Predicted 3D model of a 525-nucleotide part of an RNA (small-subunit ribosomal RNA, 5' domain) from an uncultured prokaryote. RNAcentral holds the full RNA, with entries from ENA. The prediction has a mean pLDDT of 85.

Context: one part of a larger RNA
RNA sequence: GAUUGAACGCUGGCGGCAGGCCUAACACAUGCAAGUCGAGCGAGAAAGCACUUCGGUGUGAGUAGAGCGGCGGACGGGUGAGUAACGCGUAGGAAUUUGCCCAGUAGUGGGGGACAACAUGGGGAGAAACUCAAGCUAAUACCGCAUAAUUCCUACGGGAGAAAGAGGGCCUAUACUUGUAAGCUCUUGCUAUUGGAUGAGCCUAUGUCGGAUUAGUUAGUUGGUGAGGUAAUGGCUUACCAAGACUACAAUCCGUAGCUGGUUUGAGAGGAUGAUCAGCCACACUGGGACUGAGACACGGCCCAGACUCCUACGGGAGGCAGCAGUAGGGAGUAUUGGACAAUGGGCGCAAGCCUGAUCCAGCAAUGCCGCGUGUGUGAAGAAGGCCUGCGGGUUGUAAAGCACUUUCAAUUGGGAAGAAAGAUUUAGAGUUAAUACCUCUUAAUAUUGACGUUACCAAUAGAAGAAGCACCGGCUAACUCUGUGCCAGCAGCCGCGGUAAUACAGAGGGUGCGAGCGUUAAUC
Numbered sequence: 001g002a003u004u005g006a007a008c009g010c011u012g013g014c015g016g017c018a019g020g021c022c023u024a025a026c027a028c029a030u031g032c033a034a035g036u037c038g039a040g041c042g043a044g045a046a047a048g049c050a051c052u053u054c055g056g057u058g059u060g061a062g063u064a065g066a067g068c069g070g071c072g073g074a075c076g077g078g079u080g081a082g083u084a085a086c087g088c089g090u091a092g093g094a095a096u097u098u099g100c101c102c103a104g105u106a107g108u109g110g111g112g113g114a115c116a117a118c119a120u121g122g123g124g125a126g127a128a129a130c131u132c133a134a135g136c137u138a139a140u141a142c143c144g145c146a147u148a149a150u151u152c153c154u155a156c157g158g159g160a161g162a163a164a165g166a167g168g169g170c171c172u173a174u175a176c177u178u179g180u181a182a183g184c185u186c187u188u189g190c191u192a193u194u195g196g197a198u199g200a201g202c203c204u205a206u207g208u209c210g211g212a213u214u215a216g217u218u219a220g221u222u223g224g225u226g227a228g229g230u231a232a233u234g235g236c237u238u239a240c241c242a243a244g245a246c247u248a249c250a251a252u253c254c255g256u257a258g259c260u261g262g263u264u265u266g267a268g269a270g271g272a273u274g275a276u277c278a279g280c281c282a283c284a285c286u287g288g289g290a291c292u293g294a295g296a297c298a299c300g301g302c303c304c305a306g307a308c309u310c311c312u313a314c315g316g317g318a319g320g321c322a323g324c325a326g327u328a329g330g331g332a333g334u335a336u337u338g339g340a341c342a343a344u345g346g347g348c349g350c351a352a353g354c355c356u357g358a359u360c361c362a363g364c365a366a367u368g369c370c371g372c373g374u375g376u377g378u379g380a381a382g383a384a385g386g387c388c389u390g391c392g393g394g395u396u397g398u399a400a401a402g403c404a405c406u407u408u409c410a411a412u413u414g415g416g417a418a419g420a421a422a423g424a425u426u427u428a429g430a431g432u433u434a435a436u437a438c439c440u441c442u443u444a445a446u447a448u449u450g451a452c453g454u455u456a457c458c459a460a461u462a463g464a465a466g467a468a469g470c471a472c473c474g475g476c477u478a479a480c481u482c483u484g485u486g487c488c489a490g491c492a493g494c495c496g497c498g499g500u501a502a503u504a505c506a507g508a509g510g511g512u513g514c515g516a517g518c519g520u521u522a523a524u525c
Stems, first nucleotide, its partner, number of pairs: 001525004006521005013372006020364001021330001027327002030325003035071003040068002048059004078283003087208007096200002101196008109145001111143002118135001120133002151160003165188006174181003209255003216246003221243008258280004262273004285306005308319004336362001338361003344358001345356004375405004385396004409466001411461005419452001424446003428442004469514005474495003480509005490497002
């Protein structure tokens, strides 16, 4: 000199953009953060309102809230404890899998038995959490049968092995001749399989901090065979056999640490660092385990053990903010228990839509960067006052006053974009079809959808009106005098000042530097 997720002291007008627990991976009150689908399924309230013969009926409403079932809770969000490792970075590889998505091929036939919900018993059990018994019922829930190859297994003889429906429209040929059913047609599902895309798992080479006052380490250890296991290779596991494997090119042990793109400094080489943003990894009170699933050994799932907290009728139960806010504590130190799903994105759904503390916004604090303002011109009687003085004057100083202007920003009043695309209703056209239905696509019209928001921006009104400090002045280092003090009080980054003329202490006048900041401390180059 540059830099900072900074803090402290003094001071503080506005705006834009960014960042804001670096410490206790400490403990957490409260609210919210993952739901959705009635176009998979059965069942199904109440308040209120209207009528009433006072019994009830209709509506509310096939709504709400539950249940079975599907998809999603493996994404998104947080943190950096652990990890010196195929964890990460770079470059390759082969023995794998992949829900939803895209393209292709083939199929979607016929049956069965349950369990919730529900109602019953409830005291047979309970304080509660919740739970038991017998009864009833549906499905895209579950299970057989049939069929099937380009699927899988095979000793090449053969064997194994699927499915589910739902929604809209129409009578063009059939039936009853009404409109419906079979049927037709459209949309969307389901099953098997091939290929793709995307995601994921695995292996190898190489790079990746300090310590030798750590020199030897290792028995599933190193390799082989058989078996098991996995989506898959493999001591991954197991039985047997062999005795290997790593190491001074640093094994093992100890300490420290998430890694990278980057950030910062530097002319560079290099050094330091890994906040925000992005990629990967690991973790979710501590330790262990599996279940479900395409995917987890799963932050807001399950089981066990432990510590802690809470409830209890003492028998037993409930919980997990390293999600967003917020609280206590720690600390020099870090924000609101805010608004909205309007946009972007995600989940579910045919869709409308619902959910979304992701996200978009607002709030707080000069935390940083950037921009603007705190007036402009004129004005010598060089006013008064202050300070200095050699008493003549000098300086503050065109500075002020005065005169003439301007009105950024702030204030008040009024106007006012863009962020909105979609979606809905209707029109026209095309595709599909037996069809002018339905459905899909395109087109046009109409009325709408904004948290921010009293938005940005524009105009008007009034008036210089509301807006400057901080550090320093011995040398380094830009900037000097007076008074007080008298090795005292004090200053100090280094050299050093102060013991009666201190440009170094304290105050004042003056000056210098930076400026809504300035200085100090800490840290890095």